[in-house]
């Protein structure tokens, strides 16, 4: 040292819900706000599932549903 863990300390991220906008909708921003997360960090042209919308065979949303993939703070037991 790396890996697997997750106690501590330093920080991070930000549900629900409110306001304003924007969109046909699912929702997205921007602030507020904090249920919670050890990757709630990216990927989605990785896989399954949710969801919307139409001309029904095609366009779209979301990722904090599960799983995988990648990178990455800190160090007790």
């Nucleotide at each position: 040292a790396a890996a697997a863990a997750g106690a501590a300390a330093a920080g991070c991220c930000a549900a629900a819900c409110u306001a304003u906008u924007u969109g046909u909708g699912a929702a997205a921003a921007u602030a507020g706000g904090a249920c919670g997360g050890a990757a709630a960090g990216c990927c989605u042209a990785c896989g399954g599932g949710u969801c919307u919308c139409u001309u029904u065979a095609g366009a779209g949303a979301a990722a904090g549903c599960c799983g995988g993939g990648u990178u990455a703070c800190c160090u007790a037991a």